[in-house]
Notes:
A computed fold for a 486-nucleotide part of an RNA from a metagenome, annotated as small-subunit ribosomal RNA, 5' domain.
Context: one part of a larger RNA
RNA sequence: GAGCGAACGCUAGCGGCGGGCCUAACACAUGCAAGUCGAGCGCAUGACUUCGGUCAUGAGCGGCGGACGGGUGAGUAACGCGUAGGUAAUCAACCUUUUGGUGGGGAAUAACCCAGGGAAACUUGGGCUAAUACCGCAUAUGGCCUUCGGGUCAAAGCAGCAAUGCGCCAGAAGACGAGCCUGCGUCCCAUUAUUUAAUCCUAGUUGGCGGGGUAACGGCCCACCAAGGGUACGAUGGGUAGCUGGUCUGAGAGGAUGAUCAGCCACACUGGAACUGAGACACGGUCCAGACUCCUACGGGAGGCAGCAGUGGGGAAUAUUGCGCAAUGGGCGAAAGCCUGACGCAGCCACGCCGCGUGAGUGAUGAAGGCCUUCGGGUCGUAAAGCUCUGUCGGAGGGGAAGAAACAAUGACGGUACCCUCCAAGAAAGCACCGGCUAACUCCGUGCCAGCAGCCGCGGUAAUACGGAGGGUGCAAGCGUUGCUC
Numbered sequence: 001g002a003g004c005g006a007a008c009g010c011u012a013g014c015g016g017c018g019g020g021c022c023u024a025a026c027a028c029a030u031g032c033a034a035g036u037c038g039a040g041c042g043c044a045u046g047a048c049u050u051c052g053g054u055c056a057u058g059a060g061c062g063g064c065g066g067a068c069g070g071g072u073g074a075g076u077a078a079c080g081c082g083u084a085g086g087u088a089a090u091c092a093a094c095c096u097u098u099u100g101g102u103g104g105g106g107a108a109u110a111a112c113c114c115a116g117g118g119a120a121a122c123u124u125g126g127g128c129u130a131a132u133a134c135c136g137c138a139u140a141u142g143g144c145c146u147u148c149g150g151g152u153c154a155a156a157g158c159a160g161c162a163a164u165g166c167g168c169c170a171g172a173a174g175a176c177g178a179g180c181c182u183g184c185g186u187c188c189c190a191u192u193a194u195u196u197a198a199u200c201c202u203a204g205u206u207g208g209c210g211g212g213g214u215a216a217c218g219g220c221c222c223a224c225c226a227a228g229g230g231u232a233c234g235a236u237g238g239g240u241a242g243c244u245g246g247u248c249u250g251a252g253a254g255g256a257u258g259a260u261c262a263g264c265c266a267c268a269c270u271g272g273a274a275c276u277g278a279g280a281c282a283c284g285g286u287c288c289a290g291a292c293u294c295c296u297a298c299g300g301g302a303g304g305c306a307g308c309a310g311u312g313g314g315g316a317a318u319a320u321u322g323c324g325c326a327a328u329g330g331g332c333g334a335a336a337g338c339c340u341g342a343c344g345c346a347g348c349c350a351c352g353c354c355g356c357g358u359g360a361g362u363g364a365u366g367a368a369g370g371c372c373u374u375c376g377g378g379u380c381g382u383a384a385a386g387c388u389c390u391g392u393c394g395g396a397g398g399g400g401a402a403g404a405a406a407c408a409a410u411g412a413c414g415g416u417a418c419c420c421u422c423c424a425a426g427a428a429a430g431c432a433c434c435g436g437c438u439a440a441c442u443c444c445g446u447g448c449c450a451g452c453a454g455c456c457g458c459g460g461u462a463a464u465a466c467g468g469a470g471g472g473u474g475c476a477a478g479c480g481u482u483g484c485u486c
Base pairs, nucleotide, nucleotide: 001486002485003484004483006482007481008480009479010478013356014355015354016353017352018351019349020348021314026312027311028310030309031308032307035064036063037062040061041060043058044057045056046055047054048053071267072266073265080186081185082184083183084182085181086180087179090178091177095174096173097172098171099170100169101168102167103137105135106134112127113126114125115124116123117122142153143152144151145150157166158165159164187239188238189237200230201229202228205227206226207225208224210222211221212220242264243263244262245261246257247256248255249254269290270289271288272287273286292303293302294301295300320346322345323344324343328342329340330339331338332337359389360388361387362386369380370379371378372377394423395422396421397420398419399418403413430475431474432473433472434471435456436455437454441470442469443468444467445466451458452457
């Protein structure tokens, strides 16, 4: 000098665009943050009814979604990340293209009814019923396995008067996504290694044969066999840390850093585990254990904000328990639509960057007043007053968007931005510094006191260095100080 997610002191007019718990991955009251489908299914209630039925609502069965989106950085020095590859060792719901199929049966079970247990959470037994829920049979273009003889594997309907549409099953290809493997790169300590090794580390350890398991290779797991494997080009151990695109600085090389935005990873009260599923070992799912909080009839139960707000606490320090699904995007649905604290906006904070304003012209008795003075005067100073203007900003009135795609309808923001008219200089300047470095000097007070100070150093009676005043210098809605980085 530059920079900052800053903080603190003094000060403060407006707007635009951004940013805002860096500390306790501390504990959380309350509300909301993931639902949707009646064009898969039966039922209950209500309304209407031309008595055929139709509509609405509700819980339930079933489907898809809840593995995305959102948060955090604890752990991790690792194929975690970055980069370049491999997968003939793999998976892949929804989507696209394409080939073929969709025949005929069966048995149940929620809801509901009856009876019971429990304080509750909830739960037990009996009975009835449906399906795109479940199970045989048939068929096999084809897929998989094969000792090449063969074996084995499917399907579901719904809407519509219909045409047809949406589905369903088995393959093939693609796209999106994911798993696994490899080369190289990726912080500090050798005061973490008997100096080279059966001497340091290693026992599923290193490799083999066979098996199990997985979507898939593999000590991933197991039995047996061998005795290997790593290491001074740093094993092992310890410390620290999410990684990257980037960001800051610097002429660069480099150094520091990883907030916001984007990609990847990891985590979801702590530890462990699997279930379902195309996908999880699953933030707002399940089970077990633990700590904590709450309810209890003491038998037993309920909970998890590192989602958005908000509270307590910690801290130098970081915001509203706001509006809207109008836009963009997502889930479900044939659609209408429903849901969406993602998102779009608004609120708070000078936290940052950028822009604007606090007036312009004229005005010399160089007014009054302050300060200084060699008492002549000098200076604040065209500064003020006065006169003439202007209207950014401000106030009032009137008009008033774009953002809406998609004929119409549809805007949270918002009567906002913006435009016109009127009013009126009216409401808007501070902060630090002035010994040298370093730009800016005098007076008074104080008297090694009180104090200043980044370094050198000032102060003991004329202090440009302390405190005040006048004047000046530098920045300016900010200015200084502190902390940190180059």